[in-house]
Context: one part of a larger RNA
Molecule: small-subunit ribosomal RNA, 5' domain
Organism: Pedinomonas minor
């Protein structure tokens, strides 16, 4: 001198972009964050028209528990853990991939359950048991196969149907095979902190066979066989750390960093463990232990903000318990359309950056006051007064958007931006320093005291160094300090 997810004193007008728990991955009251489909399937309930004297009954049309299909594995969030194929980087073979494109082909017959729902019964609750009924795109057999297994004979796997139409057919779906594009699993060269006051380290450990498993190679498991396999090119073992793209800094090479945005990775009270499923060993599923809350009838039973808000602990320190699905995305649906604390805004904070502004011109008797004087004067100083002028800012009154993708409708932000008009110089300056380094000096008190201080040093009676008061420098909505990094 640069730099900051900063903090702290003083001070503080205004607008735009950005950022905003670095601590304690502590604990968490409350509310919301993941749902959709009635064009899959059956109750229930409302409402409307028909027919009936009523009780019902046909039809539609709304709502809607249960089942069942899609998604809850995306997006948000944190950085504890890990020094490792985690990551970057370039390759590589033994693999999966729901929806999506896209190509052949097919969708024949047949069955039996079940859950809401009724009855009944346990429980305080969460939440069951039993008997009985019922659909179906939910479940299951047979059949048929270009697929798959096997050297071969052989063996062996599918299907579901809605909805609109008067039909013809359209349209959504369903099922098996290939191609394909997205993801995504595995391997492998390289690269990737500090310590040798860690020198040996390894029995599933290193290689083969037979087996088992996985989508898939692999000691990825297991028996039996060999005695390997790593290590000063630093094995092992110990500290510390999420990696990069990239940020700061520097002429450069390098050093430092890993906020925010962006890719990967791990984690989701804490430790283990499978389910279902194209896809998790799953943040807002399940079991099992555990700590800690809370409930309760003592027999058991809820929970998990490292989502957004927001409380309390910790700390020098870090924001609203806001507003919208208008816009982009996503999720489900043929659609309408629902859902989204993602997101898009708004609030709060000078936490950075960038912009403006606080008035301009003229004005000498060089006023008055203040401060030094060698008492003449000199400075503060064109500064003020005063005069002419302007309105950026302000404060009111008027118009008022872009973003909206359209034939039409549809804006949270917002009566916001922005424009016009009025009125007044009107509302709007501080902080730091002034012995050398380093720009900037007197005057007064203090008297080795009070105190300054980054270094060297000041201070003991004339202190340009401490206190104060004038005047100066310096940057200026910001000025110093402190902490890091280069």
């Nucleotide at each position: 001198g640069g730099a900051u997810g900063a903090a702290c004193g003083c001070u503080g007008g205004c607008g735009g972009u950005a950022u905003g728990c670095c601590u304690a991955a502590c604990a968490c009251a409350u509310g919301c964050a993941a749902g959709u489909c009635g064009a899959a399937c059956u109750a229930g309930c409302u409402c409307u028209a028909g027919c009936g004297c009523a009780a019902g009954u046909u039809a539609g049309a709304g709502u809607g528990g249960g089942u069942g299909g899609c998604g809850g594995a995306c997006g948000g969030g944190u950085g504890a853990g890990g020094a490792a194929c985690a990551c970057g980087u370039a390759a590589g073979a033994a693999c999966c991939u729901a929806c999506c494109c896209u190509u052949u082909g097919g969708a024949g017959g047949a069955g039996g359950a079940u859950a809401a729902c009724u009855g009944u019964u346990g429980g305080a609750a969460a939440c069951g048991g039993c008997a009985g009924c019922u659909a179906a795109u939910a479940c299951u057999c047979c059949a048929u196969a270009u697929g798959c297994u096997g050297a071969g004979g052989a063996g062996u796997a599918a299907a579901a149907g809605g909805u609109c139409g008067a039909a013809a057919g359209g349209c959504c779906g369903c099922c098996a095979a290939g191609g394909g594009a997205u993801g995504g699993g595995c391997u492998u060269g390289c690269g990737u902190c500090u310590g040798a006051u860690u020198a040996g380290c390894u029995a599933g450990u290193u290689g083969g066979u037979g087996a088992g498993g996985u989508a898939a190679a692999u000691g990825c498991u297991u028996a039996c066989c060999a005695a390997g396999g790593c290590g000063a090119c630093g094995a092992u073992c110990a500290g510390u750390a999420g990696c990069u793209g990239g940020u700061c800094u520097g002429a450069g090479a390098g050093g430092a960093u890993g906020a925010u945005c962006a890719g990967c990775c791990a984690c989701a009270c804490u430790g283990g463990g499978a389910c279902u499923g194209a896809g998790a060993c799953a943040c807002g599923g399940c079991c099992c232990a555990g700590a800690c809350u809370c409930c309760u009838a003592c027999g058991g039973g809820a929970g998990g903000c490292a989502g957004c808000a927001g409380u309390g602990a910790g700390g020098a320190a870090u924001u609203u318990u806001c507003c919208g699905c208008a816009a982009u995305g996503g999720g489900c649906g043929a659609a309408a359309g629902c859902c989204u604390g993602a997101c898009g805004g708004a609030g709060c904070a000078a936490u950075a950056c960038c912009g403006c502004g606080u008035g301009a011109a003229g004005g000498a008797u060089g006023a008055a006051g203040g401060c030094c004087u060698g008492u003449g004067g000199g400075u503060u100083g064109u500064a003020a007064a005063c005069u002419u002028c302007u309105u950026u800012u302000c404060u009111c009154a008027g118009a008022g958007a872009c973003g909206a993708a359209u034939a039409a409708a549809u804006g949270a932000c917002g009566g916001u931006a922005u424009c016009u008009g009025a009125g007044g110089a009107a509302u709007a300056a501080g902080c730091a320093u002034c012995g050398g380094c380093u720009a900037a000096c007197u005057c007064u008190g203090u008297g080795c005291c009070a105190g300054c201080a980054g270094c060297c040093g000041c201070g003991g009676u004339a202190a340009g160094a401490c206190a104060g008061a004038g005047g100066a420098u310096g940057c200026a909505a910001g000025c110093g300090u402190u902490a890091u990094c280069c």